[in-house]
Context: one part of a larger RNA
């Protein structure tokens, strides 16, 4: 000199933009943060509409008929998104390669979607428990579950053969049939097998990746082979047997410290330091262990066991996990609101409308940083008054003020007013599909219509200099000097050093210098 996720002292006008528990991976009250689908299913708990009955004429009852739908079965999603960095010196990360794998949803191609069965919730009836939660019996549906048939690809094979699937739902409809439910046709969404792709994931290799030798030897599934098991997959990954190997001063092992990277800061560079925000990867989710489900987890807001802690209890037994967003206590020099909205972007579910979304977008707080603007402009010498100094003549503060003439940025106030909006819905034209002028889909047209921010940005007007300057320093380094007080005292101090009666170095004043809504100090890095 540059820099900071900074803190402290004094001071403080506005706006934009970014950032904001670096400490206790300490403990957490409360609310919210993952749901959705009725176009898979049986249904009928509340609410609303329609219908019906009764009458007391605005109420009661009934009715799943409709909208919506509590609880339940089922599907998909809760493995993403969000968080903090405890552990990890290599099962990590970075770069470059590799082969023995898998991949829900998505895309393309291909072959199918036939025929049956028995249950279990909800519900009903009992019954246990303080509660959490159960137990027994009975009824029932499905895209839940299980067989049969079929098998081009698929799997196994001794090449003869053997094994293995599926599910329906919704919209529309001219003939024909009908037990009036539909069959049938068609479209859409699904379902099953297979192949290829895309994306994601798992695995292997090489090189690089902090300090200590006051850590020199380490290793028994250890190193390799054979056979088998296991996995989606190679492999001592595991087991049996056999061999005796493997690593190490090019630093093994041990100990300490640490998430890694793109980057960031500094520097002419080489380097050094660092890894907040943003982005990629990893590991973690009260502590330790375990598996289940699933395409994917050994799963933050799932399950089981053990432990510590907290809470409830009828003492028998139960409940919980903010390193999600806010917020509380604690620790600390120190770090914000128990806010708004799904309007946009994105995600989950759904045919869709839509619902959910503390992701996200916004608002609030903080000079925490960066950037911009303002605190007036011109004129004005009687060089006013006052202050300070003085050699008493004067000098300086100083065009500074006052006065005169202007302007109105900002703030305040009255109005106007974009963009962020693309969608979605209704009607309709055309093309495709089709038996079809239905329906559905694509592309248009017209109408309608969605904004948290928001009293938005921007802008017209209005009145008035009106609303707005401090901080540090002035001995040298280092820009800026005098007076008074003090008298090795009080004090200053980054280094040199000042102070013991004329202190430009202490304290005050006047003046000056430097920065400026900041200025200094401390800490830290180069």
């Nucleotide at each position: 000199g540059a820099u900071u996720g900074a803190a402290c002292g004094c001071u403080g006008g506005c706006g934009g933009u970014a950032u904001g528990c670096u400490u206790a991976a300490c403990a957490c009250a409360u609310g919210c943060a993952a749901g959705u689908c009725g176009a898979a299913c049986g249904g009928g708990a509340a609410c609303a509409u329609g219908g019906g009955u009764g009458c007391u004429u605005g109420c009661a009852c009934c009715u799943g008929a409709u909208g919506a739908c509590g609880a339940g079965u089922g599907g998909c999603g809760g493995a993403c998104g969000g968080g903090g960095g405890a552990g990890u010196a290599a099962u990590g990360c970075g770069u470059a390669g590799g082969a023995a794998u898998u991949u829900g949803c998505c895309c393309a191609u291909u072959a199918g979607u036939g025929g049956g069965g028995g249950a279990c919730a909800a519900c009903c009836a009992g019954u246990g428990g303080a509660a959490a939660c159960g137990c027994u019996g009975g009824c029932u549906a499905a895209u839940a579950c299980c067989g049969c048939a079929u098998a081009a690809g698929c799997c196994c094979u001794a090449c003869g053969g053997g094994g293995g699937a599926a599910a329906g739902c919704g919209g529309g409809g001219g003939a024909u049939c009908u037990u009036c439910g539909g069959a049938c046709c068609u479209c859409g969404c699904g379902c099953u097998g297979a192949u290829g792709g895309a994306u994601g994931a798992g695995c292997c290799u090489a090189c690089g990746u902090c300090a200590g030798a006051u850590u020199a030897g380490c290793u028994a599934g250890u190193u390799g082979g054979u056979a088998g098991g296991g996995u989606a997959a190679a492999g001592g990954c595991c087991u049996a047997c056999c061999a005796a190997g493997g690593c190490g001063a090019c630093g093994a092992u041990c100990u300490g410290u640490a998430g890694c990277u793109g980057g960031u800061c500094u520097g002419a560079g080489a380097g050094g330091a660092u890894g907040a925000u943003c982005a990629g990867c990893c590991a973690c989710a009260c502590u330790g262990g375990g598996a289940c489900u699933g395409a994917g987890a050994c799963a933050c807001g799932g399950c089981c066991c053990a432990g510590a802690c907290u809470c409830c209890u009828a003492c028998g037994g139960g409940a919980g996990g903010c390193a999600g967003c806010a917020g509380u206590g604690g620790g600390g020099a120190a770090u914000a609101u128990u806010g708004g909205a799904c309007a946009a972007u994105g995600g989950g579910c759904g045919c869709a409308a839509g619902c959910c979304u503390g992701a996200u977008c916004c608002a609030g707080c903080a000079a925490u940083g960066c950037c911009g603007c303002g605190u007036g402009u011109g004129u004005g010498a009687a060089g006013a008054a006052g202050g300070c100094c003085u050699g008493c003549g004067g000098g300086u503060u100083g065009u500074a003020a006052a006065g005169c003439a202007c302007u109105u940025u900002c703030a305040a106030u009255u109005g106007u007013g974009a963009a962020g909006a693309a969608a979605g819905g209704a009607u309709u034209g055309u093309a495709g599909u089709u038996a079809a002028u239905a329906g559905c889909u694509g592309c248009g047209a017209u109408c309608u219509g969605u904004g948290a921010c928001g009293u938005u940005a921007c802008u017209c007007g209005c009145a008035g200099a009106a609303u707005a300057a401090g901080c540090a320093c002035c001995g040298g380094c280092u820009a800026a000097c005098u007076c008074c007080g003090u008298g090795c005292c009080a004090g200053c101090g980054g280094c040199c050093g000042c102070g013991g009666u004329a202190a430009u170095a202490c304290g005050g004043a006047g003046g000056g210098u430097g920065c400026a809504a900041g200025c200094g100090u401390u800490a830290a890095u180069c």